Predicted 3D model of a 72-nucleotide RNA (transfer RNA) from Salinispora arenicola CNS848. Rfam family: tRNA. It is annotated as a transfer RNA.

[in-house]
RNA sequence: GCCCGUGUAGCUCAGCGGUAGAGCGGCGCUAUCACAAGGCGCAGGUCCGGGGUUCAACUCCCCGCGCGGGCA
Numbered sequence: 001g002c003c004c005g006u007g008u009a010g011c012u013c014a015g016c017g018g019u020a021g022a023g024c025g026g027c028g029c030u031a032u033c034a035c036a037a038g039g040c041g042c043a044g045g046u047c048c049g050g051g052g053u054u055c056a057a058c059u060c061c062c063c064g065c066g067c068g069g070g071c072a
Stems, first nucleotide, its partner, number of pairs: 001071007010024004018055001026042005048064005
């Protein structure tokens, strides 16, 4: 330099055009003599940035940036 993949909550990841979700973690309640486990609930996201397409974009297209891999 070229090609492929990837970027979404604190972490690991789902979400393939129509309201952003799960598990773990955090906080509260419950329960217990008490603690842990369990059960219930709550908070937490300008979806990497900028354009474009569309009635509507995390999702499709283009250009960047970060990360991983391949080739040279």
Its mean pLDDT, the model's own confidence on a scale to 100, is 83. RNAcentral holds the sequence, with entries from ENA.